RNA sequence: UAACUGGAGAGUUUGAUUCUGGCUCAGAUUGAACGCUGGCGGUAUGCUUAACACAUGCAAGUCGAACGGCAGCACGAGAAAGCUUGCUUUCUUGGUGGCGAGUGGCGGACGGGUGAGUAACGCGUAGGAAUCUGCCUGGCAGCGGGGGACAACUCCGGGAAACCGGAGCUAAUACCGCGUACGCCCUACGGGGGAAAGAUGGCCUCUUCUUGAAAGCUGUCACUGCCAGAUGAGCCUGCGUUGGAUUAGCUUGUUGGUGGGGUAAUGGCCCACCAAGGCGACGAUCCAUAGCUGGUCUGAGAGGAUGAUCAGCCACACUGGGACUGAGACACGGCCCAGACUCCUACGGGAGGCAGCAGUGGGGAAUAUUGGACAAUGGGCGCAAGCCUGAUCCAGCAAUACCGCGUGUGUGAAGAAGGCCUUAGGGUUGUAAAGCACUUUCAAUUGGGAAGAAAAGCACCUGGUUAAUACCCGGGUGUCCUGACGGUACCUUUAGAAGAAGCACCGGCUAACUCCGUGCCAGCAGCCGCGGUAAUACGGAGGGUGCAAGCGUUAAUCGGAAUCACUGGGCGUAAAGCGCACGCAGGCGGCCUGUUAAGUCAGAUGUGAAAGCCCCGGGCUCAACCUGGGAACUGCAUUUGAUACUGGCAGGCUAGAGUAUGGGAGAGAGAAGUGGAAUUCCACAUGUAGCGGUGAAAUGCGUAGAUAUGUGGAGGAACAUCAGUGGCGAAGGCGACUUCUUGGCCCAAUACUGACGCUCAGGUGCGAAAGCGUGGGGAGCAAACAGGAUUAGAUACCCUGGUAGUCCACGCCGUAAACGAUGGGCACUAGAUGCCGGGUCUAUAGACGGAUUCGGUGUCGCAGCUAACGCAUUAAGUGCCCCGCCUGGGGAGUACGGCCGCAAGGCUGAAACUCAAAGGAAUUGACGGGGGCCCGCACAAGCGGUGGAGCAUGUGGUUUAAUUCGAUGCAACGCGAAGAACCUUACCUACCCUUGACAUCCUCGGAACUUGUCAGAGAUGACUUGGUGCCUUCGGGAACCGGGUGACAGGUGCUGCAUGGCUGUCGUCAGCUCGUGUCGUGAGAUGUUGGGUUAAGUCCCGUAACGAGCGCAACCCUUGUCCUUAUUUGCCAGCGGGUCAAGCCGGGAACUCUAGGGAGACUGCCGGUGACAAACCGGAGGAAGGUGGGGAUGACGUCAAGUCAUCAUGGCCCUUAUGGGUAGGGCUACACACGUGCUACAAUGGCCGGUACAGAGGGCAGCGAACUCGCAAGGGUAAGCAAAUCUCAGAAAACCGGUCGUAGUCCGGAUUGGAGUCUGCAACUCGACUCCAUGAAGUCGGAAUCGCUAGUAAUCGCGGAUCAGAAUGCCGCGGUGAAUACGUUCCCGGGCCUUGUACACACCGCCCGUCACACCAUGGGAGUGGGCUGUACCAGAAGUGGCUAGCUUAACCUUCGGGAGAGCGGUUACCACGGUAUGGUUCAUGACUGGGGUGAAGUCGUAACAAGGUAGCCCUAGGGGAACCUGGGGCUGGAUCACCUCCUUU
Repeated sequence: UAACUGGAGAGUUUGAUUCUGGCUCAGAUUGAACGCUGGCGGUAUGCUUAACACAUGCAAGUCGAACGGCAGCACGAGAAAGCUUGCUUUCUUGGUGGCGAGUGGCGGACGGGUGAGUAACGCGUAGGAAUCUGCCUGGCAGCGGGGGACAACUCCGGGAAACCGGAGCUAAUACCGCGUACGCCCUACGGGGGAAAGAUGGCCUCUUCUUGAAAGCUGUCACUGCCAGAUGAGCCUGCGUUGGAUUAGCUUGUUGGUGGGGUAAUGGCCCACCAAGGCGACGAUCCAUAGCUGGUCUGAGAGGAUGAUCAGCCACACUGGGACUGAGACACGGCCCAGACUCCUACGGGAGGCAGCAGUGGGGAAUAUUGGACAAUGGGCGCAAGCCUGAUCCAGCAAUACCGCGUGUGUGAAGAAGGCCUUAGGGUUGUAAAGCACUUUCAAUUGGGAAGAAAAGCACCUGGUUAAUACCCGGGUGUCCUGACGGUACCUUUAGAAGAAGCACCGGCUAACUCCGUGCCAGCAGCCGCGGUAAUACGGAGGGUGCAAGCGUUAAUCGGAAUCACUGGGCGUAAAGCGCACGCAGGCGGCCUGUUAAGUCAGAUGUGAAAGCCCCGGGCUCAACCUGGGAACUGCAUUUGAUACUGGCAGGCUAGAGUAUGGGAGAGAGAAGUGGAAUUCCACAUGUAGCGGUGAAAUGCGUAGAUAUGUGGAGGAACAUCAGUGGCGAAGGCGACUUCUUGGCCCAAUACUGACGCUCAGGUGCGAAAGCGUGGGGAGCAAACAGGAUUAGAUACCCUGGUAGUCCACGCCGUAAACGAUGGGCACUAGAUGCCGGGUCUAUAGACGGAUUCGGUGUCGCAGCUAACGCAUUAAGUGCCCCGCCUGGGGAGUACGGCCGCAAGGCUGAAACUCAAAGGAAUUGACGGGGGCCCGCACAAGCGGUGGAGCAUGUGGUUUAAUUCGAUGCAACGCGAAGAACCUUACCUACCCUUGACAUCCUCGGAACUUGUCAGAGAUGACUUGGUGCCUUCGGGAACCGGGUGACAGGUGCUGCAUGGCUGUCGUCAGCUCGUGUCGUGAGAUGUUGGGUUAAGUCCCGUAACGAGCGCAACCCUUGUCCUUAUUUGCCAGCGGGUCAAGCCGGGAACUCUAGGGAGACUGCCGGUGACAAACCGGAGGAAGGUGGGGAUGACGUCAAGUCAUCAUGGCCCUUAUGGGUAGGGCUACACACGUGCUACAAUGGCCGGUACAGAGGGCAGCGAACUCGCAAGGGUAAGCAAAUCUCAGAAAACCGGUCGUAGUCCGGAUUGGAGUCUGCAACUCGACUCCAUGAAGUCGGAAUCGCUAGUAAUCGCGGAUCAGAAUGCCGCGGUGAAUACGUUCCCGGGCCUUGUACACACCGCCCGUCACACCAUGGGAGUGGGCUGUACCAGAAGUGGCUAGCUUAACCUUCGGGAGAGCGGUUACCACGGUAUGGUUCAUGACUGGGGUGAAGUCGUAACAAGGUAGCCCUAGGGGAACCUGGGGCUGGAUCACCUCCUUU
């Protein structure tokens, strides 16, 4: 600073990240609809579908001042009658007001409706010339004088009707001549032709004549000719105006010309002739869709979508065709014909067209009254009054939209009641209500009450006109009268908070949270997703949030979406560069000069309708709304300038491009010829039993002589070494040698041409392998095929064979991971280094060189770019030019169509349907039949077991009334259970109890307690005996028992996937993290990786890291040595006493032991290795040496691991039972399977006899000595001991002696019979032990599998817990006491680093295809049915044009005969409907059929992801249930190891 005011994102792919990319949401809007709800007003809007069909009424009439008239109405006049001097009735009379029907004029071409058709000069915009234009305006000139008809009417006739026919009469502003005609038209320039109508008002001044009247004058409205104007209309042109190329060619009146016709007018508009043109990739033709615009909605804009209401244009009027009239129509409420439909009918024939306003049916999710008025605005007619007007103005209906108002205001804490929640304290609803004090908008009611009305009419005055004071027109004054709306707006009276709040939502996006119900049910859902017993997501409630007379939902458009990118995107790996080149059109194009002015820029002019948007004002109380002025309309056209740039034209230049000359490298291409090595085959020879092949084998070959070896020969194919991220080529590709032909490239120096260039749609050519055709060739290899293996199978991988093919010639095919997944060209932008080809300079005797430059080819790297990975002068950087391509995944590179091909197939290339993802890069994990390093009784080396037997014990299974429950890979299974005969006990059967066996409270009674009898299986019941306690303030109280009532108890009932606590496991593995800093867009990384080392993330060094925490280690306990202190119940050396003997006694404190405190061990010392480190190796000393041995100790976490039956606990469930009691039974069953053990199978032993040595524990309802009895288990009696005192308690193996002699035994002891003992209320189910007898299996254990590295394994016994009794189990204790470890290839588990990954529920992962079932859409399909349309032909209504003298004929002419003209009829050209034939296209449908998609836990396999167990993938060919397999060629988007080459750093 009048008309500048403006741009937001979010959710969802993942374990997490980033990018790409789709889907979805928040906004605005609507002619809307639906659901719930609903007070008032204003302003708008209201069939978007069936251009479907329409009953009824209305929507276009008017003029008597054009005409003849008078049916109806009124008045007058006359006559007659009834007759009451005044009325009624009848008749006559166009005389008057008026007026039905008719003639005539004007208008029905406007207004109103609709959007079917139309892709077009239809519309928009800007122009143009060859036109017409009623009414209107201006101008010029006229308006003279005649004639003949036809309606109406009358009469007759036909018809059901509609209507029609005949005869007769008549008027005109109807019709026709004549006269005149400036201008007008035609012309051969001589000439010729052609008009008209009157009506009405006034005046008598002039004229005739005067009773009328005529004439005249004058005004108005008409009429005729012409010229202009205005308005309206017709025509032509430039530009703009939807999609499809799976529509590429279209066209014969087609394109043009000449001459005609036709029209208001140009024109193939039509016709004849002539020519052969015209349109089209700048998209013709065809198909589909669509009225166009101003505008409207959205958007920051650019755009996108749209075309209701209002306005402009167009088209249409039941469908199709046609003309007539007219200024204007091929005509919505006119005509004719054809068709469909509806109605009337006397069956002969007629009538109709709401896409006008209302209204009806129908269709539909859905859209109003059969209203009022011409008062206003406008239209038609008229001189006017006026009439008509469903245009219009109003009213009615509808929350359909926009705007405004109200439903009250203030105060009010006892924070009421009620509701809801609650941790029970309270919180919240909530100042909300009630109460108190006010107000009265709106609605209701009372009364008043505008504006929309100005005209016209009448009267008067005045100006103009005129001869005129008439008329008429204009102005003024006065008067009169006109309102549908309307019970209007507005003002006012009265009463009283009185009559007036809902809807959606509350998981995130997105503002708003709790309880109950439900239990993957019912349901929700816009996307993500909620719901499987604690749902803020379902339903209800309380509370809250948002909007509000509305609120939500649905549909639709734009936005967000930069998600089609002009503004404003991309293409290495996400979707996307054509396999490569040449090249027409097209696009783009070097330097200088001149010219032009097309593009471009500037000014002016015209236009860009109005309305709308915007700005400034004004009017309704505000607003919506209305209104004045402006701005804007970004456009187009004309014109005048400017000339830098682009373009055109002209001239020049040499830097781009090219040519010439001289050199150079090369697997570049084609043709012909030549060569050697090897395989195979053939012949001969030597030679003998095998060869060959594999993981191992077999098929196969071989005694008919193979393989092997030697010699000779045949034939085909390919060219080792050289060979190299070396070379050449556009790409595919190219590799022995020689010759010939030939393309391209590089370098050097000059000369020449003078922009000749770049790119390239369509087009053309080339184009690996496989494949196809014809003819050759065929050694090796090798799809198919055959056989052998492997395997559950093996249509495969492996093996033995083997055909197409591989090779050549000619012709097709035209595709590949045809890749650098990177189009071509030009220019610019740090470097370093290697290789190939050329040149220059320099050095050198030469060789090896050095510097620099041009071209090519690699690697590394800066800036920059990138989502990251990475690229980086060979760009994926910075720019310019041109081409190609992409727009979510699947369906699908499929279907259909077209083109190409012999075929295989290729190129082009969809949709329905379906999903909310698909995807790129990188990160952290996990995993790998990936790699590296390391550890562990992990393997190996050993010792002993298990698996076989019998038994014990636990489990599964089975059984049962019950066999209670839990634990289930490692990490369940001698586990919970450290001990089931009853109890335990939770299970089963039977019998009982119901405030309960147990807790608290209330009430009543009683002490508690106790004796006995009976019934019963018992619980229990009935009866009965004894007993009256303690405290006291004398009221009572405490404990206990019994009865009652209800709150409640109780539950080993469910959920360990609601939980706490506790525990197992990885694992005593060495790991797990944090702070700060740094790096990265980020997830994250770094630290924690690396080099060493360790048992150890133990320590050291290095290091963008520096530190720290939890773990490791240490601190704790125990054991091993010593010292010290202490000394009883332990000890006894020395001293004394004493016994058969004995620490027995006095004593002792030395020793052992006991138990308190200390010491000691730290890689401290030495040597070596190592990096001068950490550390390791060896040694010394020492009781012990490198954590001395053992224990306790278990990081972050994992397994929804285990436990609701230890305990605790949320929720749910039971409540005369799922609680409680009792008895009996069961947990102990037994075809079987498994785990863990015991005892054995024997002589390293069994048995008998003798003899020796522990440790650690237990003990009073206990251990129990001694003595005694019993064969024994044990019994009896009984001392001692609450324990270093007594006791359990004899340790056993060992050792000594004897016997047995390899046997089912003198092994082994199961089983069974008999007899007992002990515990206990009770050993039947179902205890342990003893004795006698019996004497089973078993002779060392298949596949497989377990433990253990030293005082360990093995072996031997002892003790303890639990416990009345009942261990082969468990927990401890000591005795005797080994073997082996080379080592880390392998199995298992673990740690670290690295790599791949399509896994993340993390390999017990993911995932592919066939088959089966259900549903969905779709392709093919013998066909079938419709729509549209092409071509050929038939046909031909109405109509128009042409022809025609058959018929008829008022005006004019006539010589009166007739003629001119007209009409009817006939005929012909064109043509609608219709028909026939044959095509095209599209839609629907179709037995059957193809694939596709989606579905719950179906079937078969395992293809892919890790080296996915045969690396995968691409093209191609063959094969196979299927994924797939195999051959040929190609790619790395393959892991791993080795080698080679190159680069960087040192």